Group II catalytic intron D1-D4-7, 87 nucleotides, folded computationally.
Model confidence (mean pLDDT): 81 of 100.
It matches the Rfam family "Group II catalytic intron D1-D4-7". For this family Rfam cites "Group II introns: structure and catalytic versatility of large natural ribozymes" (Lehmann and Schmidt, Crit Rev Biochem Mol Biol, 2003). About the family: Group II introns are found in rRNA, tRNA and mRNA of organelles in fungi, plants and protists, and also in mRNA in bacteria. Rfam 15.1 lists 1,296 matches to the family in 705 species.
RNA sequence: CCAGGUGUACUCUCACCUGAGUCUAAGUGAACAUGCCAGACGGGUAACUGUCUGGUAUGAAGCUUCACUGACAACAUUUUUAACGGG
Numbered sequence: 001c002c003a004g005g006u007g008u009a010c011u012c013u014c015a016c017c018u019g020a021g022u023c024u025a026a027g028u029g030a031a032c033a034u035g036c037c038a039g040a041c042g043g044g045u046a047a048c049u050g051u052c053u054g055g056u057a058u059g060a061a062g063c064u065u066c067a068c069u070g071a072c073a074a075c076a077u078u079u080u081u082a083a084c085g086g087g
Stems, first nucleotide, its partner, number of pairs: 002019006026069006032059012
C1' cells in the first nucleotide's frame, strides 16, 4: 500500500487536507407472514370455521424479502450567536 496535494534534512506503506469508490448501521417505501378489530361472501344442526377487503401492531441483540438513500440524514453532548423576559 484508492487518487491528488502539503509537511518533514531525507524516505515512508508516516501525519494532515481534499476528492472518488465499496460495505454495514441508520432512514424511506413496497411486498409477504402472524396477531387483533371491522365489513362482505361462504361451510356447519351446532360448537365453530374458510376466503377476500380495510385498519392496526410486530418482523427483535435467535425469529421474512425486495428496491432506493447511505455515515449523508437522524439522535445525543458541548460550545457559540441572535431575540425575548427577569434579576